[in-house]
Molecule: transfer RNA
Organism: Verrucomicrobiales bacterium
RNA sequence: GCGCGGUUAGCUCAGAGGUAGAGCACUUCCUUGACACGGAAGGGGUCGCAGGUUCAAGUCCUGCAUCGCGCACCA
Numbered sequence: 001g002c003g004c005g006g007u008u009a010g011c012u013c014a015g016a017g018g019u020a021g022a023g024c025a026c027u028u029c030c031u032u033g034a035c036a037c038g039g040a041a042g043g044g045g046u047c048g049c050a051g052g053u054u055c056a057a058g059u060c061c062u063g064c065a066u067c068g069c070g071c072a073c074c075a
Base pairs, nucleotide, nucleotide: 001071002070003069004068005067006066007065010024011023012022013021018055026042027041028040029039030038048064049063050062051061052060
């Protein structure tokens, strides 16, 4: 340099055009002498960035950034 895949909650990940979600974690309460476990409720998101298409974009298109893998090049 070229190609492919990834980037969504604190972490790990779903979601492939029509209200952004799960598990774990976190907060409060219940339970306990106390802790753990368990139960109930709750908070938390510029969906990597910028454009484009569309009535409508996390989802489609383009560019950029970044991570991983493969190939090529150099030595």